[in-house]
RNA sequence: GAUUUAUAAAGAAGGGUGGAGAGAUUAGGCUCUGCGAAGCUCUGGCAACCUUCCGCUAAAGGUGGAAAAGGUGCCAAUACCUAACCCGUCCGGCGUUCGGGCAGGAAAUGAUAAAUU
Numbered sequence: 001g002a003u004u005u006a007u008a009a010a011g012a013a014g015g016g017u018g019g020a021g022a023g024a025u026u027a028g029g030c031u032c033u034g035c036g037a038a039g040c041u042c043u044g045g046c047a048a049c050c051u052u053c054c055g056c057u058a059a060a061g062g063u064g065g066a067a068a069a070g071g072u073g074c075c076a077a078u079a080c081c082u083a084a085c086c087c088g089u090c091c092g093g094c095g096u097u098c099g100g101g102c103a104g105g106a107a108a109u110g111a112u113a114a115a116u117u
Base pairs, nucleotide, nucleotide: 001117002116003115004114005113006112007111013043014042015041016040017039021032022031023030026083027082028081029080044075045074046073049071050070051067052066053065054064055063056062079109085105086104088102089101090100091099092098
């Protein structure tokens, strides 16, 4: 890097360094940022995917609960919001159409974990 499966409205910040951008990509919006962005680093924390323990179960890689030493991850805003598709509803209007607002669904894409390669 690729494939598969799972997850996402919850949760958790300070120091040093750095010096202008950041929020994955494209577009639009919005937000954060010299009261110091990204990156790097130290410390602290959150969570519970891997892990450990106790139940349930015929059994398990299923399921309920507990733990947090270890391997990852994460610590503004839903994956910040929208986009193509389906569906509902409302408004405008020159009315089987067009434009716009709002809600829902399912994808795609990206992220993370685990397994395989």

Background: SAM riboswitch aptamer (S box leader) from a Bacteroidales bacterium, 117 nucleotides, folded computationally. The organism belongs to Bacteroidales, within Bacteria. Its mean pLDDT, the model's own confidence on a scale to 100, is 79.